[in-house]
RNA sequence: UGCCGAGUCGCGCGAUGAGCGCGAGCGGGGGAACCAACGAGGGCCGCACGACGGCCCUGAGGGCGAAUCGGCUGCAUCCGUAGCGCACUCUUUCGGCGCGAGCCCGUCAGCUAACCCCGUAGGCACUGAGAAAG
Numbered sequence: 001u002g003c004c005g006a007g008u009c010g011c012g013c014g015a016u017g018a019g020c021g022c023g024a025g026c027g028g029g030g031g032a033a034c035c036a037a038c039g040a041g042g043g044c045c046g047c048a049c050g051a052c053g054g055c056c057c058u059g060a061g062g063g064c065g066a067a068u069c070g071g072c073u074g075c076a077u078c079c080g081u082a083g084c085g086c087a088c089u090c091u092u093u094c095g096g097c098g099c100g101a102g103c104c105c106g107u108c109a110g111c112u113a114a115c116c117c118c119g120u121a122g123g124c125a126c127u128g129a130g131a132a133a134g
Stems, first nucleotide, its partner, number of pairs: 001125004008024006025120006035110001041057006059108001061105004069080003083099004090134005
């Protein structure tokens, strides 16, 4: 100076820092009617039983995210793939380079007005794979 991403800005405390708090902006979840849908539990402890409570496991259960699905192998890996990203902005065409992860909830949640709650991180590039038309 740019890129992915919601992850930026203002004020106050702090030392002018790290960090914390309150707002705005942006992002996400829960939550009626109507409509839709209707296989889920298991173990341990408190206690000898039940109700109840606590802890653990995890479901053709659910959430964030582009990150789903398939195949080969000595099951390590690899090859594809739905989908996603790439420099002033949008659309189209041609061409190229990447990603296609991970985490969370814990038997519970569809949609959902009012209302309630949460996040505001992290990572990366260095004259570059761009060109044409509108």
The RNA shown here (c-di-AMP riboswitch aptamer (ydaO/yuaA leader)) has 134 nucleotides and comes from a soil metagenome. Its Rfam family is "c-di-AMP riboswitch aptamer (ydaO/yuaA leader)". Gene Ontology terms of the family: cyclic-di-AMP binding and regulation of gene expression. RNAcentral holds the sequence, with entries from MGnify. The coordinates come from a structure-prediction model, not an experiment, and the mean pLDDT is 79.